Annotation:
A computed fold for a 79-nucleotide RNA from a Methylococcaceae bacterium, annotated as c-di-GMP-I riboswitch aptamer.

[in-house]
RNA sequence: UCGUGUAAAUGCUAAACCCGUCGUGAGGCGGGGGCGGAAAGCCGCGGGUCUUGAAUAUAAAGAUAGCCGGGUUGCCACU
Numbered sequence: 001u002c003g004u005g006u007a008a009a010u011g012c013u014a015a016a017c018c019c020g021u022c023g024u025g026a027g028g029c030g031g032g033g034g035c036g037g038a039a040a041g042c043c044g045c046g047g048g049u050c051u052u053g054a055a056u057a058u059a060a061a062g063a064u065a066g067c068c069g070g071g072u073u074g075c076c077a078c079u
Base pairs, nucleotide, nucleotide: 003078004077005076012037013036017032018031019030020029021028022027035066041072042071043070045069046068047067048064049063050062051061052060
C1' cells in the first nucleotide's frame, strides 16, 4: 500500500418515538432515547424515492448520504 474483517481492544455514531425549534412541505437543528451500523465519516456526481408555492407542466426548485451506486478520508487486527 492492497485485500479481508470486527474475534480482541480503544472508541465512534444513533433508527423509531418524545420535547423544543426552523421550514408551505418533504425534512433539518438541539436535547432525551437506542433500532441498528465496520465507514450509518464527508461529498447531491448518477439513479431511486419523497415534497412543493404561484395559473400550467413528463417543467423547475427542494429533501433524503441510515435507498443503491460512485468519489474521497479515517481507527484497530490479520493474510
The sequence was found by an Rfam model in a public genome assembly.